This is a predicted complex of two RNAs, RNase P RNA and transfer RNA, with 479 nucleotides together.
Its mean pLDDT, the model's own confidence on a scale to 100, is 76.
[in-house]
RNA sequence: CCAGACGGUUGGACGGCCGCUGUCGCAAGGCCCGAAAGGGGGCGAUGGAGGAAAGUCCGGGCUCCACGGAAACACGGUGCCGGUUAACGACCGGCGGGGGCGACCCCAGGGAUAGUGCCACAGAAAACAAACCGCCCGCGCGUGCAAACCCGCGGGCAAGGGUGAAACGGUGCGGUAAGAGCGCACCGCGCCCUCGGUAACGAGGGCGGCAGGGUAAACCCCACCGGGAGCAAGACCGAAUAGGGGUGGCCGGCGGCGUGAGCGAUCAUGGCCGCGGGGAUGUUUUCGACCCGUCACCCGGGUUGGUCGCGCGAGGCGCGCAGCAAUGCGCGUCCCAGACGAAUGGCCGUCCACCAUCCGCAAGGAUGCGGACAGAACCCGGCUUACAGACCGUCUGGCACU
RNA sequence: AGGGGUGUAGCUCAAUUGGCUAGAGCGCCGGUCUCCAAAACCGGAGGCUGUGGGUUCGAGACCCUCCACCCCUGCCA
Repeated sequence: CCAGACGGUUGGACGGCCGCUGUCGCAAGGCCCGAAAGGGGGCGAUGGAGGAAAGUCCGGGCUCCACGGAAACACGGUGCCGGUUAACGACCGGCGGGGGCGACCCCAGGGAUAGUGCCACAGAAAACAAACCGCCCGCGCGUGCAAACCCGCGGGCAAGGGUGAAACGGUGCGGUAAGAGCGCACCGCGCCCUCGGUAACGAGGGCGGCAGGGUAAACCCCACCGGGAGCAAGACCGAAUAGGGGUGGCCGGCGGCGUGAGCGAUCAUGGCCGCGGGGAUGUUUUCGACCCGUCACCCGGGUUGGUCGCGCGAGGCGCGCAGCAAUGCGCGUCCCAGACGAAUGGCCGUCCACCAUCCGCAAGGAUGCGGACAGAACCCGGCUUACAGACCGUCUGGCACU
Repeated sequence: AGGGGUGUAGCUCAAUUGGCUAGAGCGCCGGUCUCCAAAACCGGAGGCUGUGGGUUCGAGACCCUCCACCCCUGCCA
């Protein structure tokens, strides 16, 4: 210098004018909007989008509902080992496998000997096995002097060919009529032992002649995790309506009438009345008046308002310590958006980087409604996706020079 | 915010619980017929199955990511 790998930072700068919105202080109890609840207005100070605020894919906080504790079934999710964390499917460090010359990158990576299913076409056979071509032996017939060959029958074999994504261990030597873990060596596989490691796993040794093809992002088995819903949660206030009807759960005194079912005896009935009991409103008390199961869902009806929840938090920044790291602990310091028809903007000037077009041999110059992706909506930790550019650090390979 | 569903040719739909070259109707193009057209008949083109990955021997289907669209629910008493 070229090519590349990994990690991190940043996401236009400064100034002027005019606005929008939150908080605090002062001032004000009258004015404006509204039916009401409630809200608004003046002056000053001060704050005002992001690394992804996004997608809403996971996990939590918070709130309400359910629930005696625990467990199980079903359903959903996760899946090598150890650690981190409030928690996670996230992150960190390892192990194993794969890729790259390398820095480094990728992996849903438990179980196929619990069981079931599937493996198209091709092929003899796709999994309790089987034999198309073929190899070998014997017998018979024929040709031939014979060896041998063709055909047929009986038997042995699975080495070779062929099919397929995949063919019941692989390579080599021996062995055999031909063959075959039939025997042996090495590799693979399984079991056992020893050593190292917290573990996944690794190394070494011994035994076994090989049993057990693939697929679990097919059903499934094993282990672990999960009660449900979401700020339109939830609480309060105001307005309006027929406080109507039905179904179910829980709870509930007596009598009469009515209603419903049944031929009837009778049964049912929170529909009405009376008695008794209790509660609540008003009253000094008595009397009198009025009201009264509760919860969930559905139909019907009404409204489309306001306040809180709502910004001190697993918070930011700096330093130190522990740890390989994720992260944890300690000290100091700071307060940093809070809307709801949804604020965070518009215009101008100077500069900056880039892009496009034009001019120029070049250095450079001119022009531009050009300035990446995108915008909080209860909050937080991750993941994923989008992104013009600019900058920094560590490392790898190659070339050149010293 | 939560739940459910769809995406296949220009349009409307299929594709046997993963299997051979993804089919059908309408439409389009060319030809025959006709003076010309329509109808009819014959032939043909047209698809990265919404995007990008993964699992598998093999994906329209199974799994994950992203994109577009559609439907349902929510307040008071």